A computed fold for a 356-nucleotide part of an RNA from actinobacterium SCGC AAA028-A23, annotated as large-subunit ribosomal RNA, domain IV.
It matches the Rfam family "Bacterial large subunit ribosomal RNA".
The sequence was found in a public genome assembly.

[in-house]
Context: one part of a larger RNA
RNA sequence: UCGUGGUGAAGGAACUCGGCAAAAUACCCCCGUAACUUCGGGAGAAGGGGGGCUAAUUUUUGUGUAGAGGUUUACCUUCGAAGCAUAAGUUAGACGCAGAGAAUAGGCUCAAGCGACUGUUUACCAAAAACACAGGUCCGUGCGAAGUUGCAAAACGAUGUAUACGGACUGACGCCUGCCCGGUGCUGGAAGGUUAAGGGGACUGGUUAGCUCUUCGGAGCGAAGCCGAGAACUUAAGCCCCAGUAAACGGCGGUGGUAACUAUAACCAUCCUAAGGUAGCGAAAUUCCUUGUCGGGUAAGUUCCGACCUGCACGAAUGGCGUAACGACUUGAGCGCUGUCUCCACCAUGAACUCG
Numbered sequence: 001u002c003g004u005g006g007u008g009a010a011g012g013a014a015c016u017c018g019g020c021a022a023a024a025u026a027c028c029c030c031c032g033u034a035a036c037u038u039c040g041g042g043a044g045a046a047g048g049g050g051g052g053c054u055a056a057u058u059u060u061u062g063u064g065u066a067g068a069g070g071u072u073u074a075c076c077u078u079c080g081a082a083g084c085a086u087a088a089g090u091u092a093g094a095c096g097c098a099g100a101g102a103a104u105a106g107g108c109u110c111a112a113g114c115g116a117c118u119g120u121u122u123a124c125c126a127a128a129a130a131c132a133c134a135g136g137u138c139c140g141u142g143c144g145a146a147g148u149u150g151c152a153a154a155a156c157g158a159u160g161u162a163u164a165c166g167g168a169c170u171g172a173c174g175c176c177u178g179c180c181c182g183g184u185g186c187u188g189g190a191a192g193g194u195u196a197a198g199g200g201g202a203c204u205g206g207u208u209a210g211c212u213c214u215u216c217g218g219a220g221c222g223a224a225g226c227c228g229a230g231a232a233c234u235u236a237a238g239c240c241c242c243a244g245u246a247a248a249c250g251g252c253g254g255u256g257g258u259a260a261c262u263a264u265a266a267c268c269a270u271c272c273u274a275a276g277g278u279a280g281c282g283a284a285a286u287u288c289c290u291u292g293u294c295g296g297g298u299a300a301g302u303u304c305c306g307a308c309c310u311g312c313a314c315g316a317a318u319g320g321c322g323u324a325a326c327g328a329c330u331u332g333a334g335c336g337c338u339g340u341c342u343c344c345a346c347c348a349u350g351a352a353c354u355c356g
Base pairs, nucleotide, nucleotide: 001351002350003349004348005347006346007345008344010342011341014340019337027051028050029049030048031047036041038172053093054092055091056090057089058088059087061085062084063083067079068078069077070076071074095099107335108334109333110332111331112330113329114327115326119131120130135170136169137168138167139166140165141164147156148155149154173322174321175320176319178252179251180250183249184248185245186244187243188242189241192240193239194238198234199233204228205227206226207225210221211220212219213218253271254270255269256268257267280314281311292308293307294306295305296304
């Protein structure tokens, strides 16, 4: 000097990002127990009192002597002073700082956010508000099901059958879930347009038996066959097209003016759009400006709580808003408590270090 323990005057969170760590609480019995609530809870709420030992005494229960009753007379049965045991009191007393005397052994309350809950998770830096969840909705699937694995046979699904199985989203419960189908997707439609191979084969090219001409070198024409190219016409899905569909992917405006103080604008006009954000919530886990403004709490509060609404850039199953209970979650406040601190000191023990 450090580690691990212990004690501490006065104060008691002034420490600090933050009560981190420590202290405190702790068991049993009795009394008592709020808001809120899904009536189960909350709740061990909170907050109080008692606890060991000795003596006397009261009552409970068991056993049961003496004794009493009953009869079926039995090693029967019912009751039962005493004694012993047992539990709960009452009264009195003594001792100690202290009687759950050691050890073991909840700190509590108020308010807010998030997630309903018990669960699950980054083996070895994250346990959470993340995942899951019961519940809700949508889509697919009629059974040799859809879906998954496999080249296939085949297997799972399932020895199941739409109250079933698969996929997607949401996430208890309560109140709800608005408008937009223009784009993208999906589903349906088949009239028209477009559209492949294939079918089709008009027209046409090459080759050539032959014919004609020839300056004998060759030139022209040219059937059939074979080879090539190939128009019209025919022809599916798809796409275009027409509808539907948002608990499918997603989206949900601007400008100008207007009321008899001012301000504001229920109102009017206009442009654009598929439609212009409804209910609810709102400086929020979302608010830049911002420590917004007002109120509360404090002597003093960038955090916190309640409001306001000017929502840079909330918003309805990418769910919206509430919500009892729950949480080693996050935030703020209070009581208790303390060496966290003012401000450090000493003790025990282990190490480092110095000397030997």